[in-house]
Context: one part of a larger RNA
RNA sequence: ACCGGCGAGUUAUUGUAUUAUGCAAGGUUAAGUUGAAGAGACGGAGCCGUAGGGAAACCGAGUCUGAAUAGGGCGAUUUAGUAUGAUGCAAUAGACCCGAAACCGAGUGAUCUAUCCUUGAGCAGGCUGAAGUUUGGGUAAGACCAAAUGGAGGGCCGAACCGACUUAUGUUGAAAAAUGAGCGGAUGACUUGAGGAUAGCGGUGAAAUUCCAAACGAACUCGGAUAUAGCUGGUUCUCCCCGAAAUAGGUUUAGGCCUAGCGUUGAGAAGUAAUUAUUGGAGGUAGAGCACUGAAUAUAUGAUGGCGGCACCUAGCUGUACUGAGUGUAAUCAAACUCCGAAUGCCAAUAAUGUUAUCUCAGCAGUCAGUGUAUGGGUGAUAACGUCCGUACGCGAAAGGAAAAGAAUCCAGAUCGCCAGCUAAGGUCCCCAAAUAUAUGCUAAGUGGGAAAGGAUGUGGCACUGUCAAAACAGCUAGGAGGUUGGCUCAGAAGCAGCCAUCCUUUAAAGAGUGCGUAAUAGCUCACUAGUCUAGUGGCGCCGCGCCGAAAAUGUACCGGGGCUAAGCAUAUUACCGAAGCUGCGAAUUUUAUCUUUGAUAAAGUGGUAGGGGAGCGUUCCAACAGGGUUGAAGGUCGAUCGUGAGGACGGCUGGACUGGUUGGAAGUGAGAAUGCCGGU
Repeated sequence: ACCGGCGAGUUAUUGUAUUAUGCAAGGUUAAGUUGAAGAGACGGAGCCGUAGGGAAACCGAGUCUGAAUAGGGCGAUUUAGUAUGAUGCAAUAGACCCGAAACCGAGUGAUCUAUCCUUGAGCAGGCUGAAGUUUGGGUAAGACCAAAUGGAGGGCCGAACCGACUUAUGUUGAAAAAUGAGCGGAUGACUUGAGGAUAGCGGUGAAAUUCCAAACGAACUCGGAUAUAGCUGGUUCUCCCCGAAAUAGGUUUAGGCCUAGCGUUGAGAAGUAAUUAUUGGAGGUAGAGCACUGAAUAUAUGAUGGCGGCACCUAGCUGUACUGAGUGUAAUCAAACUCCGAAUGCCAAUAAUGUUAUCUCAGCAGUCAGUGUAUGGGUGAUAACGUCCGUACGCGAAAGGAAAAGAAUCCAGAUCGCCAGCUAAGGUCCCCAAAUAUAUGCUAAGUGGGAAAGGAUGUGGCACUGUCAAAACAGCUAGGAGGUUGGCUCAGAAGCAGCCAUCCUUUAAAGAGUGCGUAAUAGCUCACUAGUCUAGUGGCGCCGCGCCGAAAAUGUACCGGGGCUAAGCAUAUUACCGAAGCUGCGAAUUUUAUCUUUGAUAAAGUGGUAGGGGAGCGUUCCAACAGGGUUGAAGGUCGAUCGUGAGGACGGCUGGACUGGUUGGAAGUGAGAAUGCCGGU
């Protein structure tokens, strides 16, 4: 891992609702007795109901409170209960099953290990050479010195022994801590044998939460015990009908629960809900506005104050590129401004439609993590697949088609069958079903098939405005002069560093000069003019489609691909394809209605998680009835059979002794999941 078996809402008591049956103002027995009996009979104690009110005495269709005959509370006036069975749910119990870490009690452990006690044992060899002593020297005597002797030490080197600092191997090991090579101690606070002591709310500890039998922040064993688990996981056959929620209030509450909301089932009730129309309301949003509250700009006027001047009598005059209240004019801004003010929505009435969609009561729930989209906002950065509110008879939690692929986008709501038809979104060159369709334009960028500010004689369209056969625009030829080097400034300033002025003349025309240039001149050039040439040539604005701006990491890689100049874009038109949509034919089923009433007809339905309701299939055993089986039961296996399904027949082979049906009853009643349990391979 697979296969097989086992594996989870049970039982008791009580309550409550529904339902079935019996009896009914009544219903019913319990223990027990009898009995072959679990049948039946007896047993009326008790329980529930038929009357309530009061704490109670007590009274009673009333009663309590009260001084009350008042008022008020609870009742009656409106009668159905009770017993048993079944089912749903609840309470109390282990209470659907498995699962803690823990807590407590009673015991068992010091053959491991920690410390201690008693009694034994062990430590090759080598080195060093303390005290003391002896002899000699030395001294007044000493001290002291030398040599010898001596053999001290938690002394030195190093085996056994004890340890464990490094490294390699080993890491499903040879080994649940080792092996190899090195390493530390090795007469000591040394090592070790045997026997003994200390016990878990404890011991022991040269102290590390160390050790107390491979596990110790509190050992192990058994018991309380099915501890508890608002947590995780699992929870077994079928079909049919309906079908949520992820919100509010409260909560030592926030991943739990209670109540409400939304679901379902039953009973009952109003033309109830809803929609549309009309009428009548409440309201201060969008917008708008500046009349209030504030903000804020320009301008005019300008009080008060500051500063200066004149004056100096505590009165003034006057100026000001200071300040700037208020006022006028113009133009603005506001969630916490409003002189105003919608659309929707909301409330009510009437009318029409009206498929119960509405409301009440009762049984049973689930839900309380929500999601994206659109839209009105807050927050954030007018960021987020961000976050928090409002709205949605919109979506996902739902299958189908489209978007290459995709929960939430677009289309569209799957009862079943069909090798029939029509469409939606979206498409029609090939992959790939259907137009290489039609008409008119645009694009040249593979734009299409990713992006901004900004930039540009890209290209198409529209409009306005100059100039031009009295010859334009562009090119070419020629001129482009004089006063004058204008004045000033300056070392110089001559059109051309800078400042000021910017006239006059000759002219077809020519600036007191457009740019380059010089130290300053010079030189080149332009404006302007003539000729030549010959028909358009400039400016500005808007619209369509393009261009640049444009750099990323495995591999083209920003059309799904091929590929496309349309098979791109825009406008218009026709045809076709395209879904589980719609239609057609056939079938099933649910609800409602009708009828000639147990089946027909008609209409409307039949996606579904949590969840509610209904109807069934199968397994084991029991009872009754009638059966099958060695001429072959159960079981196994194969098969083209029947049923919507769970499942049921039949036949062949195998097998070799039991077993199916009908009607009821009772449950150890259905497995694929629980890191499930046991076994096998």